Small-subunit ribosomal RNA from an uncultured Lachnospiraceae bacterium, 1438 nucleotides, folded computationally. The sequence is in RNAcentral, with records from ENA, Greengenes and SILVA.
RNA sequence: GAUGAACGCUGGCGGCGUGCCUAACACAUGCAAGUCGAACGGUUUUGCGGAGCUUGCUCCGUAAAGCAGUGGCGGACGGGUGAGUAACACGUGGAUAACCUGCCCUUUGCAAAGGAAUAACAGUCAGAAAUGGCUGCUAAAACCUUAUAAGCUCACGACCCGGCAUCGGGAUGUGAGAAAAUAUUUAUAGGCAAAGGAGGGGUCCGCGUCUGAUUAGCCAGUUGGCGGGGUAACGGCCCACCAAAGCGACGAUCAGUAGCCGGCCUGAGAGGGUGAACGGCCACAUUGGGACUGAGACACGGCCCAAACUCCUACGGGAGGCAGCAGUGGGGAAUAUUGCGCAAUGGGGGAAACCCUGACGCAGCAACGCCGCGUGAAGGAAGAAGGCCCUCGGGUUGUAAACUUCUAUCGACGGGGACGAAAAAAAUGACGGUACCCGAGUAAGAAGCACCGGCUAAAUACGUGCCAGCAGCCGCGGUAAUACGUAUGGUGCAAGCGUUAUCCGGAAUUACUGGGCGUAAAGGGUGAGUAGGCGGCUUGGCAAGUCAUAUGUGAAAACUCAGGGCUAAACCCUGAGCCUGCAUAAGAAACUGCUGGGCUAGAGUGCAGGAGAGGUAAGCGGAAUUCCUAGUGUAGCGGUGAAAUGCGUAGAUAUUAGGAAGAACACCAGUGGCGAAGGCGGCUUACUGGACUGUUACUGACGCUGAGUCACGAAAGCGUGGGGAGUGAACAGGAUUAGAUACCCUGGUAGUCCACGCUGUAAACGAUGAACGCUAGGUGUCGGGGCGAGAGUUUCGGUGCCGGAGUAAACACAAUAAGCGUUCCGCCUGGGGAGUACGGUCGCAAGGCUGAAACUCAAAGGAAUUGACGGGGGCCCGCACAAGCGGUGGAGUAUGUGGUUUAAUUCGACGCAACGCGAAGAACCUUACCAAGGCUUGACAUGGAGACGACCGCGCUAGAGAUAGCGCUUUCCUUCGGGACGUCUCACACAGGUGGUGCAUGGUUGUCGUCAGCUCGUGUCGUGAGAUGUUGGGUUAAGUCCCGCAACGAGCGCAACCCUUACGAUUAGUAGCCAGCAGGUAAAGCUGGGCACUCUAAUGGGACUGCCGUGGAUAACACGGAGGAAGGUGGGGAUGACGUCAAAUCAUCAUGCCCCUUAUGUCUUGGGCUACACACGUACUACAAUGGAUGAGAACAAAGUGAUGCGAAGUCGCGAGGCCAAGCAAAGCACAAAAAAGCAUCCUCAGUUCGGAUUGCAGGCUGCAACUCGCCUGCAUGAAGUUGGAAUCGCUAGUAAUCGCGAAUCAGCAUGUCGCGGUGAAUACGUUCCCGGGCCUCGUACACACCGCCCGUCACACCAUGGGAGUCGGAAGUACCCGAAGUCUGUGACCCAACCGUAAGGAGGGAGCAGCCGAAGGUAAAGCCAAUGACUGGGGUG
Repeated sequence: GAUGAACGCUGGCGGCGUGCCUAACACAUGCAAGUCGAACGGUUUUGCGGAGCUUGCUCCGUAAAGCAGUGGCGGACGGGUGAGUAACACGUGGAUAACCUGCCCUUUGCAAAGGAAUAACAGUCAGAAAUGGCUGCUAAAACCUUAUAAGCUCACGACCCGGCAUCGGGAUGUGAGAAAAUAUUUAUAGGCAAAGGAGGGGUCCGCGUCUGAUUAGCCAGUUGGCGGGGUAACGGCCCACCAAAGCGACGAUCAGUAGCCGGCCUGAGAGGGUGAACGGCCACAUUGGGACUGAGACACGGCCCAAACUCCUACGGGAGGCAGCAGUGGGGAAUAUUGCGCAAUGGGGGAAACCCUGACGCAGCAACGCCGCGUGAAGGAAGAAGGCCCUCGGGUUGUAAACUUCUAUCGACGGGGACGAAAAAAAUGACGGUACCCGAGUAAGAAGCACCGGCUAAAUACGUGCCAGCAGCCGCGGUAAUACGUAUGGUGCAAGCGUUAUCCGGAAUUACUGGGCGUAAAGGGUGAGUAGGCGGCUUGGCAAGUCAUAUGUGAAAACUCAGGGCUAAACCCUGAGCCUGCAUAAGAAACUGCUGGGCUAGAGUGCAGGAGAGGUAAGCGGAAUUCCUAGUGUAGCGGUGAAAUGCGUAGAUAUUAGGAAGAACACCAGUGGCGAAGGCGGCUUACUGGACUGUUACUGACGCUGAGUCACGAAAGCGUGGGGAGUGAACAGGAUUAGAUACCCUGGUAGUCCACGCUGUAAACGAUGAACGCUAGGUGUCGGGGCGAGAGUUUCGGUGCCGGAGUAAACACAAUAAGCGUUCCGCCUGGGGAGUACGGUCGCAAGGCUGAAACUCAAAGGAAUUGACGGGGGCCCGCACAAGCGGUGGAGUAUGUGGUUUAAUUCGACGCAACGCGAAGAACCUUACCAAGGCUUGACAUGGAGACGACCGCGCUAGAGAUAGCGCUUUCCUUCGGGACGUCUCACACAGGUGGUGCAUGGUUGUCGUCAGCUCGUGUCGUGAGAUGUUGGGUUAAGUCCCGCAACGAGCGCAACCCUUACGAUUAGUAGCCAGCAGGUAAAGCUGGGCACUCUAAUGGGACUGCCGUGGAUAACACGGAGGAAGGUGGGGAUGACGUCAAAUCAUCAUGCCCCUUAUGUCUUGGGCUACACACGUACUACAAUGGAUGAGAACAAAGUGAUGCGAAGUCGCGAGGCCAAGCAAAGCACAAAAAAGCAUCCUCAGUUCGGAUUGCAGGCUGCAACUCGCCUGCAUGAAGUUGGAAUCGCUAGUAAUCGCGAAUCAGCAUGUCGCGGUGAAUACGUUCCCGGGCCUCGUACACACCGCCCGUCACACCAUGGGAGUCGGAAGUACCCGAAGUCUGUGACCCAACCGUAAGGAGGGAGCAGCCGAAGGUAAAGCCAAUGACUGGGGUG
């Protein structure tokens, strides 16, 4: 885009069309084929006339109208359907010299004489009926006989012309043969013969016409002949005989499907699909068979028979055939009225009038289709109301509505009113009072459907919450859905709109036009060669292909164009074009073809050479292995990652000598050679194939390819017979392992070897079929030849690498093409199912070849890119390992977590990167949890109204308290109206939430990681993703720097700038300091004084590979040195790129959405967060002598903090601490004692003078309050623990280790945290390994990225399918039996009017009977197809 459509929702009108696609299922009822009295006899009714009389009946005549029958013509047309048919059925073009033709037209010629019946009718009989029998009467254009024959037919004879073999035409002689019908109204209508025409038909032929080869052979009247029969006619159409042919890979036969065509739909076309309506042809008429009649049928509304079905019946017997028009049932998703009319067109009959006509013309039903029209038009902003959304401002629906003005198409109403009707007039209209015209009058009666994530025009809200649902593909939905449902809005089309089904297109996705095969699907394993296809140069002929001209045909309709008619369109009419085809005629000769002649460039032969693991057979050889024998010799050998099994004291292994056997041939050896491929490797001989080079003697296109076919064809395997050293499936043992039916080891059978035979497959690969020609180069190598002294150069053939054009999706190929061309063969058409099943075929078997479908998925796949990953590679780094030191893991305690418990044990954090974490400090508070008791505009904020003057504070009572009640006390300003402020009360908006969602978020933070990376612009390369830069060579802590480079630059990171520390300088000099001067004390910077020093804290300096040497590339840089306080980023800190982890946090805070609102809010008391069989993390203290204890002494710090504070000195207490109290808002006073260290004494290796848990008693401090649940002190008690399994952590220098000091939080409460200093090591060979990271590279089936992906069994559910003892059904064919109707043949004793005969009888005909054939039916065997089947096999999906 289309449809004979259907379904869903909706539906105003008209025109023109269309309407059982299914059950060729069954049919009630009516109608659809009759007509002619001018063919015939009869008969009925009526009119008129006449007669008779019985006066309303009979008869006669006449006229008109009818009727059954005889007869004629027509029922072979028209109408329906598509079952069958793969066929001369259809289409197209021919043939008929092989034929027929009623009615019609033209022409010619005729129509003479006779005869016998019969229906109707009457009577009678049988029967239920249908119908039939018998007797009698009668007519014809019915039937019969005879005559005639222009012309016709046949036979024979002879003549002319033509053709295409048989033959055709004409004329002619003789002989034979065949015809007729009349009617009446006298004008016509008919009849017979012959010829012609028109139209119609029969038959034959060329070409075309679906699928399957898993259908390859078929056929006995089969193919042909001779002779007959038959037919309108040819013919095996039929028959007898003879021959053995005929068809078939150019697809016979068989099976399946199907009416064919003009056309229709689609498409640019070529094609593909289709065959409704309209038109042509065919076939059929319940199923099957058959003939009759006839011009025509083997006959839809005729006959006979058989079968099924239905109906009637008196049970004896009969009737029927809607695939005609309506209509009914049924089937189905689905398809109409039991209408009107012969007015028109056409048909039949008739002389005509006329009759008949469900053909046809009309109407009805159906949006089924196409076309047209309408549902109003103009104005109208307060942008109304309502709806929806909202950032609450507004936006949108929307000029839309309302309202004003106008119009009247359609519908409805009234009035008028056709064409269609036809060559003089009249008559005749189903449609139809229809189309059309006019009028009046009202916006009144007339809009829906689908869609709105992308493709694809059009979005928002709410509801829902992987539910309900959507979906053409991708996909949407798991609490903010533009995708579901609804609403609003929008988009599209519109009396329709969507959906479903089907076809074409897009699809170059079967490729003729117009595709491919190295890796995506696809080259046969290789050759020889048949058919076939294709084929060198030149010349003559022919004309099949080819080209051009002409003619015929290619029906009409359709289509295209032009014109015309319905108002226009659809529709209809006219003309032209088109119909791309077929045939015929006469031509052309380039090319192809056929044919004759010639040629040598293709191909082949001869001659001369050299190369080679080419093949087959026979023989020979040495090394090695194993075995046997003997000697020497002794305890092991062997084997592995390490072992064991195994061998060995019965003497192995080792070694020496001799012997045996089998298999394979080291070095040479080479991207070397040969062969068609598989493949071929010691040496010699014999036989033998091919290629190459040279020569140009010979043949003269002999060529290429190659479906079938034939041959060859690795390894494994099979058969028979040998052989068997080594090796070695199976097997055994030992190891390894969770297991180990493996990898490793020790053995070991078949096999491997030989001969003969089979198998016929491989990643049989260059994943690249064969042949020929052409198209830049460079460089090796093998075999020949030419030139050259050689080096070398050139040429032919082979074999490699690199590379240009070109090709290619890219990778890549590139004279050995995957380039450019030609020829031939093979093969492909999404993945899986499956190279499976079935069938066939080959094989001894294993199995091979050929080779599907159901079902299922939306992918499978190729090449390349970026990442990520790898028990891949290279380079490099890091306390990563190693080298060291000290720990953890064991004990006790502290603390956090899990788990458990509980009314509650609030919540969060979970590998590193949760677990002394949020928490820099839970007795109440905190507090979020639990129990109980209270409050409800609330504990807190803003707004309104009212009352009060306070609020605060104090006291008493009740209560666990919150709270309640009572009492005391008690404002400011003022213009005196009031106001400010505060408290209380009331009502409503609202407050409040540590309720949920960190996977809706902001912000903040962790981590990789202080790792060196992450990017951009322009350019360039690539079809593109992308690449380049950023890679490479060096170097660095560093993408740090240097060099090179299709890159050149730039940004965020690195580094530097900042702080601190190490050095000195300058400035400054109190509260710090005291060298010198002076004073002074028991002592003392204590005082004057000073600022030199220390110190303090501000400024600037200093370090930059700057200098020297060596290395490096003359670089960057590295190493060493000098100087220097410091040396190669001096130490430390702050500083964290692009990003990753849906990492953490809604309980810091903020915040969307959801939820609670006398509670999930708020207040109070008490409890809990502190529980305790257990498990883990992090710490503290120890286990002791490098220690513990005691003591003395003028030991030696840094950094901090202090007013609700630090608190000296003094004094009391054993002590924690108390009392009193100086000083200090601090370089001033205080905390404050530093500790380890050093010195002296005791302890002497023990559960101790170690260790301090636990517990008892007595106290202290803080606080409203230490019971749950604080810290400290004294005395007493004195647990585990004797250095810690597997495993694991930190640290590279002022570091680890060890020692103490301070601070934050804080009333009180650190073994935690954050800081400070004191003492102060060891070790680093090195980068193999573990972990993490960076760069380059390789591989990848990963991309949620290896915590990836993914294979098979098993279990369960469902689906389709193969096998299956079988069972059941169908179609077709074959053979046989039976054999209806019927044609034909024979017979015909029986019967018979016409003719002959006086008659008898004859001629002729018929019944009957028999025979051939013959439908249905029956039987049988084989094959095919479908259904089903216990059980069973694999497959698919989940």